[in-house]
A computed fold for a 74-nucleotide RNA from a Phycisphaerales bacterium, annotated as transfer RNA. The RNAcentral record of the sequence draws on ENA.

RNA sequence: GGUCGCAUAGCUCAGUUGGCUAGAGCACAGUCCUCACACGACUGGGGUCACAGGUUCAAGUCCUGUUGCGACCA
Numbered sequence: 001g002g003u004c005g006c007a008u009a010g011c012u013c014a015g016u017u018g019g020c021u022a023g024a025g026c027a028c029a030g031u032c033c034u035c036a037c038a039c040g041a042c043u044g045g046g047g048u049c050a051c052a053g054g055u056u057c058a059a060g061u062c063c064u065g066u067u068g069c070g071a072c073c074a
Base pairs, nucleotide, nucleotide: 001073002072003071004070005069006068007067010026011025012024013023019057028044029043030042031041032040050066051065052064053063054062
């Protein structure tokens, strides 16, 4: 230098052929339970879907560029 893949909550990830309000587990906060802690139950907070543009009535999803990480080729 070239090719390919990945980027979604604090962490690990799902998200179908583009369609209604973006989700799960763990973690975190509160309540219940307990003498107390742990376990358990319930409730809740937390997201510029890496960034910038484009296509579309509608984009996490499709297209282009950029950035970061990884793999391969030279």
It matches the Rfam family "tRNA". Rfam classes the family as a transfer RNA.